[in-house]
């Protein structure tokens, strides 16, 4: 330089055919325990990487930028 993919909570990821943004994990409360760990229950936390653009409506389609990965030259 060129192909593909990849970017959603603090981490690791779903999210279908455009129609209410979610899970486990951590972290905080509260029960449970002499206490600490397990273990149930709650609960905080998102400019969907940026910007545009199509649509009544965009994490999703479309373009650009930029990060990261493969690979090609």
């Nucleotide at each position: 330089g060129g192909a593909c993919g990849u970017u959603u909570a603090g981490c690791u990821c779903a999210g279908c055919u455009g129609g209410a943004a979610g899970a486990g994990c951590u972290c905080c409360c509260g029960c449970u325990u002499g206490a600490c760990g397990u273990g149930c229950g709650g609960g905080c936390g998102g400019u969907c990487a940026g910007g545009g653009g199509u649509u009544c409506a965009a994490g999703u389609c479309c373009c650009u930028u930029a990060g990261c990965g493969u690979c090609c030259a």